[in-house]
RNA sequence: UGCGGAGUAGAUCAACGGUAGAUCACAAGGCUCAUGACCUUAAGAUAGAGGUUCAAUUCCUCUCUCCGCAA
Numbered sequence: 001u002g003c004g005g006a007g008u009a010g011a012u013c014a015a016c017g018g019u020a021g022a023u024c025a026c027a028a029g030g031c032u033c034a035u036g037a038c039c040u041u042a043a044g045a046u047a048g049a050g051g052u053u054c055a056a057u058u059c060c061u062c063u064c065u066c067c068g069c070a071a
Base pairs, nucleotide, nucleotide: 001070002069003068004067005066006065007064010024011023012022013021018054027041028040029039030038047063048062049061050060051059
């Protein structure tokens, strides 16, 4: 420098262009003599900027970060 892949809650992962979900963790309540376990509830996210579209995590362009390949 070129090509390919990845970027979504604190962590690991989902999501035919049509309400962004799950598990663990964290918080509150319940249960318990008490901790843990268990039950219920809540909070928390689409890397950034544009474009297409009635509607974008999804499609297109550029940038940023990480990984791989080639030189």
Molecule: transfer RNA
Organism: Eukaryota sp. BB2